[in-house]
Molecule: Bacterial RNase P class A
Organism: Mariprofundus sp. EBB-1
Formats: sequence, structure tokens, C1' cells
RNA sequence: GGAGUGGCUUGGAUGGUCGCGAUAGAAGGCUUCUUCUGUCGAGGAAAGUCCGGGCUGCACAGGACAGGGCGCCGGAUAACGUCCGGUAAGAGUGAUCUUGGGACAGUGCCACAGAGAAUAGACCGCCAACCAUCUUUGUUGAUCGUUGGUAAGGGUGAAACGGUGCGGUAAGAGCGCCCCGCCCCGGCUGGUAACAGACGGGGGCACGGUAAACCCCGCUCGCAGCAAGGCCAAAUAGGAAGGCGCCAAGCGUGGUCCACGUUUGCUUUCGGGUAGGCUGCUUGAGCCUGCCAGUAAUGGCAGGCCUAGAUGAAUGACCAUCGCUCUGUUUGUCGCAAGGCAUACAGAGAGACAAAACCCGGCUUAUCGAGCCACUCCGUAU
Repeated sequence: GGAGUGGCUUGGAUGGUCGCGAUAGAAGGCUUCUUCUGUCGAGGAAAGUCCGGGCUGCACAGGACAGGGCGCCGGAUAACGUCCGGUAAGAGUGAUCUUGGGACAGUGCCACAGAGAAUAGACCGCCAACCAUCUUUGUUGAUCGUUGGUAAGGGUGAAACGGUGCGGUAAGAGCGCCCCGCCCCGGCUGGUAACAGACGGGGGCACGGUAAACCCCGCUCGCAGCAAGGCCAAAUAGGAAGGCGCCAAGCGUGGUCCACGUUUGCUUUCGGGUAGGCUGCUUGAGCCUGCCAGUAAUGGCAGGCCUAGAUGAAUGACCAUCGCUCUGUUUGUCGCAAGGCAUACAGAGAGACAAAACCCGGCUUAUCGAGCCACUCCGUAU
């Protein structure tokens, strides 16, 4: 200098003008409100709503079945499918990254290609026998065909039932053997464990992949959600209790009238519920700084801080200056040079993704630029 790997920070600053929401005080109106002054007013993801927890209501003796989720080992945590540290396998020259129960309990599936996809397979090839034709001094050689042997070689595929060599054979083959690999068993050493290491014995190799297919094993899980839940509470209609009234109508007592009772009526009170309002609501597994414990995730202690609570839903717009990026010029400096760095001026440009809605911890996804840290590989110079 080039190419990468793993992380982190930031998400413009100050002032002015106009405007919005909340809140405290004052003034006006006094029923909702209005004005002035002060203070406060989005994010790293507020997003997707995919996991986990708090909180709230309902359900709940215990056990079992069904169903969902998770899955190497150890740790962190309120909890997690998250994080940290290990471990094994795979990828990469490397920094580093990706993945994780069980496929000898059973069942299923394995597209396309290919002869054959699981106690496999004969397409080409190789070999043998036979038949025919041609050929040769000569069953010598060649070719077509039929039957059989053969998993060494070619070819297909993501995957073809150990590898190399020697022997062996008609040709071949763990068919036999050395070495390597693999499987099973045993104890030993290191480690909390997953696991690793060396050793001894046995086995020619038996055991392809897939569990985000059913399934098996282990662990774990009640259901719903702030439109949860709690409180206050109009108008209208209906309900209950009491009072008034007998003017009108119906019904009952009665043979009929009067009378009495009762319903409709008027009125008072009570209770349920609706509209509406208040609450839940932001002091919290909170933030910042320092020290301590731990490899780390994280935890502990001390001090300091208060930092949105809106509800069709506020947090915005414009201007100026500075900052950022690019281009050009000036000056300085380094360099053989290309050019780099700094300075001043001028011009142009960019500002993304996206916006709380009960609150936290994660994950995932989106994002204009700028800067920083650690590490790896390659080239060059010393």
C1' cells in the first nucleotide's frame, strides 16, 4: 500500500421568528375555556409484533391423557427460542463464520438424471464358453450374435455399499494380506460436564441421507389481554319501593247503581347499565459516573439524576452562522515523480430509515454519511 474479518460510536450544533402538546403560577371568564410567563417534549431501531417477563382479570387440590414449544455441555438472567464461555462437525490460506438430542425402537420418503437409490445394480467396458463369417502354415487372430461370470475402470447423480499397494484370478472382488480409515467392548488419564488423549482386546466392514416427515426420549408450558382492570356517572326507555289522585278508561266484589280495591296517570327516592369523565400512566428488573468480583455474559457497593404521557393522537416549518462531503484556486510542506497532508477563499451538494400509545429484556428487518478499535492474509522497503 492492497484485500478482508469481528466489534463500537454518532444519527448535526447555536441563535432568532412563527406554530403544536403537557404542566406550574398569575390574570380574565367562571360551564367547557382564553391569554401571559417559566419548565419539559421520540428512536437506535419508537418498526415487524416473532419470543420472554412484569402488571391486571378469570380459572385452578393432586395426578393422567391430548396439544404447543425447546433440545451438545456449563454458566448468566425476572424469564427467554436471548446472551457468555467451552466442545464436536463442516467452510475458509487465515482472522473468523455456520450448525447441534435420537436414523441398529418402528413406519414412510429420496425429484431429475441414471442400468441400479438400500439386505442395490450389468448401460459401456473386462473375461469365458458356444454359433456364424472372414483370416492364418497353425483353433492363430478379428468381427456380429447368444448364454454366463465380473462392482477393478468409464458414465449418471447431492448421494452408488471403505482407500492405496501386493498377492490372487479366465477377468475380477476384503477373496487373502501389510498400512491407513471405520465399528464394537474394556478399563486408565485430563475435564464440573459435553468431550479429548493414549492403551488393550475383538470385527473384513456389518451401519447411505432425511426427524422444519410421522415418531421416540428428556425438559417445559393454565387462558386472555391496558379495548386488561378499577372508580364516578347524564338524557331517554324500562325495573323496584313510597306518596298523590279518583277527573277519565278497563278489570274485580255485585242482580244493578253508589262505594271500595287495583292497573294505566302524576311525582319522589333507590338500584343496574349506556354516552361521557377520572384512574391504570409512567420512579423503573430506570439512567449516568466510579470502585470491586468474574475470562466473559453479568452481579454487588457508593455517589448523583428525574428524562414525553398525547387519545384522530403534540414533538413542526423557515432564516442566519458554524460543522460535514465534493469540485476549483492560493499558500506552505513532504516526495525523483504521480500525488499526499495542512491552510485560506469561492461554488455546489447531502441529511437516510422511520415516528412513542401500559412498561421492560431480546430477536429480526430498514438505514444517508462520518469516525474509531482489535485482528488476519498478500505485496514492497528496512